[in-house]
Order: sequence, then structure tokens, then C1' cells
RNA sequence: CGAGUCGACCGGGCAGUCGCUCGCCGUCUUUUCGAAGGCGCGCGGGAGGAAAGUCGGGACACCACAGGGCAGGGUGGCCGCUAACGGCGGCCCGUCGCGAGACGGGGAAAGUGCAACAGAGAGCAGACCGCCGGGAGUUCGCUCCCGGUAAGGGUGAAACGGUGGGGUAAGAGCCCACCAGGCCGGCCGGUAACGGCCGGUGCUUUGUAAACCCCAUCCCGGUGCAAGGCCGAAUAGGGGGGCGGGCGGCCCGUCCGAUGCCCCCGGGUCAGGCCGCUCGAGCCGGCGGGUAACCGCCGGCCCAGAUGAAUGGCUGCCGGAGGCUUACGCCUCCCACAGAAUCCCGCUUACAGGUCGACUCGGGUU
RNA sequence: GCUGGCGUAGCUCAACGGCAGAGCAACUGAUUUGUAAUCAGUAGGUUGUAGGUUCAAGUCCUAUCGCCAGCU
Repeated sequence: CGAGUCGACCGGGCAGUCGCUCGCCGUCUUUUCGAAGGCGCGCGGGAGGAAAGUCGGGACACCACAGGGCAGGGUGGCCGCUAACGGCGGCCCGUCGCGAGACGGGGAAAGUGCAACAGAGAGCAGACCGCCGGGAGUUCGCUCCCGGUAAGGGUGAAACGGUGGGGUAAGAGCCCACCAGGCCGGCCGGUAACGGCCGGUGCUUUGUAAACCCCAUCCCGGUGCAAGGCCGAAUAGGGGGGCGGGCGGCCCGUCCGAUGCCCCCGGGUCAGGCCGCUCGAGCCGGCGGGUAACCGCCGGCCCAGAUGAAUGGCUGCCGGAGGCUUACGCCUCCCACAGAAUCCCGCUUACAGGUCGACUCGGGUU
Repeated sequence: GCUGGCGUAGCUCAACGGCAGAGCAACUGAUUUGUAAUCAGUAGGUUGUAGGUUCAAGUCCUAUCGCCAGCU
């Protein structure tokens, strides 16, 4: 210098001005004395890395305090992290890549199903051609019948280890040597997944579980802030049915229950107000532990809470991108993806442009 | 805000994981003086999109896009 891999981060900045919303303060009005509303050249806060998809997990709330079994669903190498997870970190094995690295992960030797077409044969394999033996016929080219054979040809995504030798009528793990794999036993290293070594055994067993299924001291009750609670307004304790109802798959078990409870129909009422609501597995900095994910301690900080739903408009300078121009400069865009709605942790998806770090391969120069 | 379902030819729908079909519509020919009907035939598909599992995907898994429906 070129080509590439992995990770972290930013994602317009500053100023002025006019608004919007929330909180605090001040002030005025009303007051049922709880508070509510108006105003202010007043002070402070006001979208994101994904606020998105709603895919996984949790907090929280109600259903009973969330119980047992079956059914159903999920997860899937090992160890750890975490509130939890299908997430993350480290390691193991396999595949791909020269490499930095990327991707994948229980069981097919428990059972069942499926494997189209082609092909002789497709799952306790299989004789179409070929090869070999025997018999019959023969125009002496060969043909037919019986049997053996998986070494060769051919089909296929896949044909029941590979190479060489022995052996044989021809062949074949039929036997032997080496190689590859499996199983059994032992030893060593590792918490483990697993790896290494030694010995034995001819054992060679197809693929598919994102097919049914099996396994696991594995996980999962349901519904979701439209959860749920309080207050006002409105209205007729209206009519019918049931005797049990809740724990919304089923059973058990348990709790509540007779001026009780459940279901259905009809009617009324504001698209009412307040709480839940934002201080939290929080953010920043330092130190310590750990390879890391992460954890602990100390100090500092308060950082949106709207409800037809605020977070915006304009101007100037700088920065960026595009266009025109020899240049000076001019014009356009304030930008890409996108916008909170109970909160949090992840994952996934979208994204103009830019910054930084670690590393690999190739070439050149010294 | 929460939840469920669907996407296949121009339209309406099929398709135990094994060559994507049917009806209507379109086109060509026949029939008819001509049209319709009828008969014979033809064309038309990235199965919404992108990855993955599998020998093989419309079908199974994941992500994504669009549409429909339900709950106060």
C1' cells in the first nucleotide's frame, strides 16, 4: 500500500427568538378547608440506539397463599453469569476458510413412519449387464435352463468401510497386513463436555427427530396497566334461569357460600376524574475480585410522564452530503432509520454518513 | 395497548414433505349468415419476501412485509 476479519462508539453542534408539556416557586380567585383553577419577559426537566417488531424473560397487579397428578407446551454439548430467559461469557466437538474468524450442537445401536423419479435392488438389501460352475441345444458365432458371485459397469441425494495381498471355479472381512470409524475394558489429564494412551473385538450398524417419539433430580398456573383500586355522575335493586361457585384444559385437593353466589336478557351512564405513574435489577466516576459474562465497596447525580395525546417552528454561524463552477463562490437538504405510553433485561429487524481499537493474509521499502 | 388468523394463475379455491391443479375468465380453431351457448385445444405461477432443516419445501423452522378479525 492492497485485500479482509472482529469489536466499541457517534448519529448533527452552538446561539438567539416564539411557542407546547411536566414539576417547583411566587401570586390571584374559588373552597365542601381535602384541594382545584388562572397568571408569570420566574427557575429546572423534556425521545431512541433502536422508543419499532411484540419474539423470549422478569418485576408489578388481580384471580386463593399459586397446591399435587395427568394432559399440553418449551428448552437442549459442558461449566458459569443473571431476578429470569430461547440471553450473555468461557471452554469442548463438528463443518467451512490459507488465516484473523464464521456457522452449527441431546438420542437414529428403544420403537414406529417416510425415502418421489431413476434403478435389477432403497433398508432383516439386491443378480440388469458382466464374471464363474454344471446341464441341454447348436448353423460352432452363440442361445436357453439351473446355481454361485457384490470385484467391475450402470441408476440414484443415498447402494451396507478403504487400499494391497492371500484365497477361490469366480468372488466376498472368507482370512491377513495397514488405514478410518464404532463398541467393550483399563490408565492418565480436566469440575465437566471431552481429549490422550494401552489392550481386546472383523463389530462396519443408511439418512431423517425444524416426522411421530424417547430422555432430562430441566423449565412453564392463567390473564394482562384496557392489570387493579378509589371517588363523583347516571340508573329501576328490572325480568328470566340455575344451586352451587372460584382456583378458565381435566381430575384430586382446598377455599367461600344460603337476607348468598353464578349465568343470560333488557335498560341506564360521562368516550368522567384521581391513584397505579415512574427512584429504578437506575446513571456517572473511582477502587477491588474474576480470563470473561458479571459481582462487591465508596463517592456523586435525579434524568419525559402526555391521555386525541407535549418534546416543535423560524433565523444566524459552524460541520456534513449532493449539484453547478477553472476558481472565488452560489443553490438545495437540516437530512438515514425512525418517534415514548406500566417499567426493566435481552433478542431480532431498519439505518445516510462518520470515528476509534484489536487482528489476519499478500506485496513493497529499510 | 393486548390477542388470534390468512397470503397459491386475472378472480374463487384445492394440493398425506415427492413432477403445483380445478372452476370461471383470457387466447386459438371448429360450429353459425353473424353473435352467444357448445365442442376441441393453448398459454398463464420466483406458491408475499429472505434465510434455514431435508436427497427433496406451497407444506416444517426463523425473520420480515401486507391484509383481516376480536377484546375496553